[in-house]
Molecule: small-subunit ribosomal RNA
Organism: metagenome
RNA sequence: AGAGUUUGAUCAUGGCUCAGGAUGAACGCUAGCGGCAGGCCUAACACAUGCAAGUCGAGGGGCAGCGCGGGAUAGCAAUAUCCUGGCGGCGACCGGCGGAAGGGUGCGUAACGCGUGAGCGACAUGCCCGUUGCCCGGGGACAACCGGUGGAAACGCCGACUAAUCCCCGAUGGGAUACGAUGCUUCAUGGCAUUGUAUUGAAAGUUACGGCGGCGACGGAUUGGCUCGCGUCUGAUUAGCCUGUUGGCGGGGUAACGGCCCACCAAGGCUACGAUCGGUAGGGGUUCUGAGAGGGUGAACGGCCACAUUGGGACUGAGACACGGCCCAGACUCCUACGGGAGGCAGCAGUGGGGAAUAUUGCACAAUGGGGGAAACCCUGAUGCAGCGACGCCGCGUGAAGGAAGAAGUAUCUCGGUAUGUAAACUUCUAUCAGCAGGGAAGAUAGUGACGGUACCUGACUAAGAAGCCCCGGCUAACUACGUGCCAGCAGCCGCGGUAAUACGUAGGGGGCAAGCGUUAUCCGGAUUUACUGGGUGUAAAGGGAGCGUAGACGGACUGGCAAGUCUGAUGUGAAAGGCGGGGGCUCAACCCCUGGACUGCAUUGGAAACUGUUAGUCUUGAGUGCCGGAGAGGUAAGCGGAAUUCCUAGUGUAGCGGUGAAAUGCGUAGAUAUUAGGAGGAACACCAGUGGCGAAGGCGGCUUACUGGACGGUAACUGACGUUGAGGCUCGAAAGCGUGGGGAGCAAACAGGACUAGAUACCCUGGUAGUCCACGCCGUAAACGAUGAAUACUAGGUGUUGGGGAGCAAAGCUCUUCGGUGCCGCCGCAAACGCAUUAAGUAUUCCACCUGGGGAGUACGUUCGCAAGAAUGAAACUCAAAGGAAUUGACGGGGACCCGCACAAGCGGUGGAGCAUGUGGUUUAAUUCGAAGCAACGCGAAGAACCUUACCAAGUCUUGACAUCCCUCUGACCGACUCUUAACCGAGUCUUUCCUUCGGGACAGGGGAGACAGGUGGUGCAUGGUUGUCGUCAGCUCGUGUCGUGAGAUGUUGGGUUAAGUCCCGCAACGAGCGCAACCCCUAUCCCCAGUAGCCAGCGGUUCGGCCGGGCACUCUGAGGAGACUGCCAGGGAUAACCUGGAGGAAGGCGGGGAUGACGUCAAAUCAUCAUGCCCCUUAUGAUUUGGGCUACACACGUGCUACAAUGGCGUAAACAAAGGGAAGCGAGCCUGCGAAGGUAAGCAAGUCCCAAAAAUAACGUCCCAGUUCGGACUGCAGUCUGCAACUCGACUGCACGAAGCUGGAAUCGCUAGUAAUCGCGGAUCAGAAUGCCGCGGUGAAUACGUUCCCGGGUCUUGUACACACCGCCCGUCACACCAUGGGAGUCAGUAACGCCCGAAGUCAGUGACCUAACUGCAAAGAAGGAGCUGCCGAAGGCGGGACCGAUGACUGGGGUGAAGUCGUAACAAGGUA
Repeated sequence: AGAGUUUGAUCAUGGCUCAGGAUGAACGCUAGCGGCAGGCCUAACACAUGCAAGUCGAGGGGCAGCGCGGGAUAGCAAUAUCCUGGCGGCGACCGGCGGAAGGGUGCGUAACGCGUGAGCGACAUGCCCGUUGCCCGGGGACAACCGGUGGAAACGCCGACUAAUCCCCGAUGGGAUACGAUGCUUCAUGGCAUUGUAUUGAAAGUUACGGCGGCGACGGAUUGGCUCGCGUCUGAUUAGCCUGUUGGCGGGGUAACGGCCCACCAAGGCUACGAUCGGUAGGGGUUCUGAGAGGGUGAACGGCCACAUUGGGACUGAGACACGGCCCAGACUCCUACGGGAGGCAGCAGUGGGGAAUAUUGCACAAUGGGGGAAACCCUGAUGCAGCGACGCCGCGUGAAGGAAGAAGUAUCUCGGUAUGUAAACUUCUAUCAGCAGGGAAGAUAGUGACGGUACCUGACUAAGAAGCCCCGGCUAACUACGUGCCAGCAGCCGCGGUAAUACGUAGGGGGCAAGCGUUAUCCGGAUUUACUGGGUGUAAAGGGAGCGUAGACGGACUGGCAAGUCUGAUGUGAAAGGCGGGGGCUCAACCCCUGGACUGCAUUGGAAACUGUUAGUCUUGAGUGCCGGAGAGGUAAGCGGAAUUCCUAGUGUAGCGGUGAAAUGCGUAGAUAUUAGGAGGAACACCAGUGGCGAAGGCGGCUUACUGGACGGUAACUGACGUUGAGGCUCGAAAGCGUGGGGAGCAAACAGGACUAGAUACCCUGGUAGUCCACGCCGUAAACGAUGAAUACUAGGUGUUGGGGAGCAAAGCUCUUCGGUGCCGCCGCAAACGCAUUAAGUAUUCCACCUGGGGAGUACGUUCGCAAGAAUGAAACUCAAAGGAAUUGACGGGGACCCGCACAAGCGGUGGAGCAUGUGGUUUAAUUCGAAGCAACGCGAAGAACCUUACCAAGUCUUGACAUCCCUCUGACCGACUCUUAACCGAGUCUUUCCUUCGGGACAGGGGAGACAGGUGGUGCAUGGUUGUCGUCAGCUCGUGUCGUGAGAUGUUGGGUUAAGUCCCGCAACGAGCGCAACCCCUAUCCCCAGUAGCCAGCGGUUCGGCCGGGCACUCUGAGGAGACUGCCAGGGAUAACCUGGAGGAAGGCGGGGAUGACGUCAAAUCAUCAUGCCCCUUAUGAUUUGGGCUACACACGUGCUACAAUGGCGUAAACAAAGGGAAGCGAGCCUGCGAAGGUAAGCAAGUCCCAAAAAUAACGUCCCAGUUCGGACUGCAGUCUGCAACUCGACUGCACGAAGCUGGAAUCGCUAGUAAUCGCGGAUCAGAAUGCCGCGGUGAAUACGUUCCCGGGUCUUGUACACACCGCCCGUCACACCAUGGGAGUCAGUAACGCCCGAAGUCAGUGACCUAACUGCAAAGAAGGAGCUGCCGAAGGCGGGACCGAUGACUGGGGUGAAGUCGUAACAAGGUA
């Protein structure tokens, strides 16, 4: 410090996710030791049991228990019993101090509760310290004890006695309170001194005589109380709140101020700087994270607050409204004799419960500290220790060195190896921890040690007792095998898994951390993703529709004052702990100790005066006013005008009009449309008219008049900062809509009809009502857009236009200049890019508004506004990992431009109809083997299924095998011949029978045997190689360097021409190059040269008349080699080029014709059955072999063909002319036989020699005469031929006979542009035989092409795109089904906090006090004073009531979301087919 994820790729926006750190944690697996910390986060739920606050006899009366002493009785004694407060002491009691500390918890509390800093001139303070003074006299009671008595108990009641440091009175005294006086003093309301009057006002003893105690006053210290400034969570879908409320006078009360309380008076107080109300929460030091700023947090430790079962209350006291005190009320639990009582673990342990989850009913007061005491001492679950749990942090160990035959095992493997791996074994060594034994602390200053025989030290002994967890697709370090087969499962995000999974599970190996490792939860970080540091708003989310203006914020120039902000110095404080620096102590570390600085804060105070502020004065440039001037659809009202539509009347006139893609509805013979004239009425204002003008925006358009707003130019007279922005607020605000009343020509939602359509509640047509218009009043929204808030200043220009002013000139004008408006282009700069660019989206400042992933949703609820429609404000649950912007490359478009192709058109001939052949589908079958599937499967693999082939089926047989290699053994063969058996193979048997040799054996072959293995046309073409098809013989596809762009990419390759062509030329930030095109190759068309047999024969000779022979090589031809064609020449066009058109010459002319040749790539195209091959599968079978059958089936459907339907023909007769091929298990002449297929015989030929071999169409002659025929030949019968082991299933051919459909073929569709189509025959491969198929060959030999609008396919450029699996794309809504959350809902149930009324406990206060009463007064009576009781105010819980808020639930209902393959349509994305 970043990374993954939206895309085919890119940039930016934006969310989600990860890597880090942390925790009072929990869970899973695992676990050796120690140190230090920490351990109910949930039910402030309920608690059994024990303990947690007592102590003082030196305050007191006393003597229950214990001990001692004394005495008595019994006993020899020990001893027992009794008496004795005499002593030590001491239960209970009176009294004092302490139980307000310590310890626990975080319910409540949004508050002076806490933090920080001040104040009290408005206060208190036990114990402690200092100073000073005093402690005199008198009186009274109540416990204990004793007696009586009630009760189950708890606990009382009555009577009598008594002490004190208990209580009371008096004296003394400073003092206190109220009202004053004088002086000094303080910032201050106060303090001090002196003094007057009135009122009031202390004590406690004890002693060993040292003291310990008590009282008053003052002071200190400590602790507390109160007040104030500032800070302190969230919601405005909480906007108004308050009646003791705010203040005053006077009282009461308190330690003290105060409406704290009361009477009276006044009507105030708080609030947009957020009152009130709701929700949540103890606050802080800290702690976690972070670079910091921040954000989160408030366990442990220390300071504060609050609470103690819930609520209320007071008493005592220095201190409480009191955790282990009291009273009352409520709930709960327990005891009970039913009458009544008792209790409060949020103290330490512990129990139940809750929960994912949190420990021992331990030891000790030895230390530290606390209470009491003079002290000894007692108490102390504070505390010190121990126990439990890896809960955390820190440390240590589980061994170290050597050791390659790289052991075995395991995993993998290409079988060679590789990995585990120096790892182990083995050798040597060591002992930290644990175990055993011995010694043994500090903590303690005299005594006293729970911890503890602990820490620590020493010794002997054994490598022994001590390693796991997670991960290994990317992020993210680490890879293989097997299993599984969208299953099981994984997953933080992206995503893995559908038969070769580095992603699931297991194993081997590897990586990381380590006594731990992972997971989960939470917080910060990364996230600059709430942006103060440090973001944005044209198009990604985001500028308010516009103006005026309030509060607020900000604000021109100069001078002076002040000092609030600001800067600076000093002082106080900022507790300790923590954090940071330095040092020290535990062996180190964690941990602990010391020290320094820090704690960025607050307060006080001294200075400075630039800036902000404030105040005083001045100025004119910002702003405004005045005066002069012109421009304008600016606004409102009234009036006027013409064109057009419609309607009415009248005339002319006749059959249509109208409307559309085409029609129909509609109108019209009752006279329309058309046309002429007259009239009515409403609405809108052609041309001018212009990215021209005006207005804040919405918006404004005939003309005239009236009223009126604003801007602009000029001038520089006036004011003197009067300014900018603007939350709330107010006003304006298109269209539609609403209300009332008018108006209504045209247009036109709704509606009706007609069409289109599968449908058509639409688009189109004919009609047509609201509405559109006017007046008044609402509504308040729009893509109210420049998707761009307002204002000011600055920052290159160019060119239009509009309204003014100035200057110059040669003046209908031009040039220069200036101010205001409005456009275009364009630098700097900005921007993700597109783009903006003095009219900023630049550079700055000020103010306002708004945004923070998509959906849910601008929805729900609430509130405000509205007549309504609705508007404004405006969530959540849930769900997704994206949604969105700009640009790029493709693809696509019922977008555009250009071009090509038998693509259409123009023609010729077919297919589709018939019969047959052949292939396919389907069906059938034991099997009908398998593959091929739009073009690009279907006379395809198959260039040829009777057996074989053959892969299929039935039956039989074999199991190291039909085929290959290795090993052992036997034999000498194998081959061949024969016999038996079988459906056949198989099987059984007979005969015959090797070579070399060193004599051991070897080679070869066969039989037998064991195992490695063979074998598979079994699966996967979606694991592959190779091969092939197709787009397409289309003209394209790329690269290097350079340049441009942030980038994907672009450029080049685009443009202008041209071509069959990215062919060539020109231009150009490109310059070159490669694969393609073309050419080079083959055939063919012409000529030349060489050669001349088996070819040829012009001339010569011979001839059996056959190039047959001699001869020749001229010609044809054959073979080899050359020439020729290149837009080379001419003319024209073109731009001068490329090139095009025409011409000459030429056998051939612009690529002469044909072939071979197929770029980058696409289709997971085809093929595992040509072959090869990974993996999987079978192994007495999915292998091998044999016989028979099947691949040839047959209701049917399709493709490809053949033959036809006839006279351009059929048949017959006799004639003519090819090319290219093949031939030895072959082609086979001739002759003979047969009607024929063929048979017999047989010459020649391994071929330019012989044979196949007849070419046919054609031409000639004859016949048929338009018919189901002398067309057509299917089907069938009979008889044959040939091949072959064998023609039944299932061959071809021949003869005779039979003679079917069919008379030119619906929708649709195919081929072909010249030696082509059409037509005619010939040959070959395969092959024993078996072509209508396939591949070739020649013969005869046309028609047409205007042209590119349309159909199909393709190419280039451009445009749009929401497509990229790329239009066979994407995608919307209803309905149906399942699930989820949510709104409404008659209601129902629970909760919270208030309010009103009722009741009114305890208790303070007040009143009363006839009843009662020890202290004082009084001789007494009595009084003073006090109390019980009663009454009153307040008052908790409770009751009643109507509302508020919140939650749960609810028949039914509304929409929403999600869900591989449901239904209906096709709304959007292309002009998305109606933008």